Context: one part of a larger RNA
């Protein structure tokens, strides 16, 4: 390059938005770039192929045919794709009414619990461990009461629950504001999906400046274990965790499962909706719509498994694999203050 793949065998980009590209619904009129028939002109010769013939053959070599799948002009054709008009509503969007919800950012507030500082009470131990010890304590500690500072986190509820593109979200009130669902079928009339580059977001550690620092807690000191213990345990404790605001751009950034569309048996549970049943309500039923789980049937898989939330049966698009070491490393190159990142090989080995 043909092909073959990608839960776990190598291989799904950490999520999104989106620009070029690449793919796109239903109806009809044109037009004719693709696209198909015919014709013309070229498409040098030799060379391959067929045939026929010349050297005793054969290689060589004359002759004649196809072939040269191509490119250029003209004529037709209109299914199909594309261009052009016009029409639709089921894709998508919009609008109205409704509903849940830790979705996001600000500010305000609230008890618990735990430091610490002060006063009472009080008077010898406390703490800590498999057992000491080190540490703390008559300068009055552990303990217990009152009062105060402070910082951080939010028990019950709470769930196998919810919400968000993904990271991630959790006391309470307010303000601002992103998304979803449902039901009305009122408007707009393919406005659409995907998405190379780019752009944005993105756990934690960690870094720049400034705060702030209660509990914890790398490093670092001391007790013990131990042959040693640069550890596990134990007493201390410092960046760090907390906040602005600027960087970093990585994770087993996991459903190890790319996004978006149709189709392919069922049962059962939960969450949000909405209809229908009965005079009317509630409870029940029964239908549906979204989302979230368990269990299974064809299928499918190497198997575990997985099954309308597919790993089943198609389609678009995009990302990525191509033995193990060497290596996600050298080297340049972008990007960063640093640490790093990201992009990525070779030799040589097996």
């Nucleotide at each position: 390059u043909u092909g073959g793949g990608c839960u776990u065998a190598a291989a799904g980009g950490g999520c999104a938005c989106g620009c070029a590209g690449g793919c796109g619904g239903g109806a009809u009129a044109g037009c004719a770039a693709g696209u198909g028939u015919c014709a013309a002109g070229u498409g040098a010769a030799a060379u391959c192929c067929c045939c026929c013939g010349g050297c005793u053959u054969a290689a060589c070599c004359g002759g004649g045919g196809a072939a040269u799948u191509g490119c250029u002009u003209g004529a037709c054709a209109a299914a199909c794709u594309g261009c052009u008009g016009u029409c639709c509503u089921u894709g998508a969007g919009a609008c109205a009414g409704g509903c849940a919800g830790g979705g996001g950012u600000g500010c305000a507030u609230g008890g618990a619990a735990c430091u610490c500082u002060u006063g009472g009470u009080g008077g010898a131990g406390c703490g800590g461990u498999g057992g000491a010890a080190u540490g703390c304590g008559u300068a009055g500690a552990u303990a217990u009461c009152a009062a105060g500072a402070g910082g951080a986190a939010c028990g019950c509820c709470g769930g196998a629950g919810g919400u968000g593109a993904a990271g991630a979200c959790g006391g309470u009130g307010c303000a601002c504001u992103g998304g979803g669902c449902c039901u009305g079928u009122u408007c707009u009339g393919a406005c659409g999906c995907u998405g190379a580059g780019g752009u944005g977001c993105g756990a934690a550690a960690g870094c720049g400046u400034g705060g702030g620092g209660a509990g914890c807690a790398a490093a670092c000191g001391g007790g013990a274990u131990u042959a040693g213990a640069u550890a596990c345990c134990c007493c201390g404790g410092u960046a760090g965790u907390c906040c602005a605001c600027g960087c970093c751009g990585u994770a087993a950034a996991c459903g190890a499962u790319g996004c978006c569309u149709a189709c392919u048996a069922g049962g059962u549970u939960g969450u949000g909706g909405g209809a229908g049943u009965u005079c009317u309500g509630a409870c029940g039923c029964u239908c549906u719509c979204a989302c979230a789980g368990c269990c299974g049937c064809a299928g499918c898989a190497a198997a575990a498994g997985u099954g309308u939330u597919a790993a089943g049966u198609a389609g678009g698009c995009c990302g990525c694999c191509u033995g193990g070491g060497g290596a996600g490393u050298a080297c340049g190159g972008c990007c960063g203050c640093a640490a790093g990142g990201u992009u990525a090989a070779a030799a040589c080995u097996c």
About this RNA:
This is a predicted structure of a 350-nucleotide part of an RNA (small-subunit ribosomal RNA, central domain) from an uncultured organism. The RNAcentral record of the full RNA draws on ENA, Greengenes and SILVA. It matches the Rfam family "Bacterial small subunit ribosomal RNA".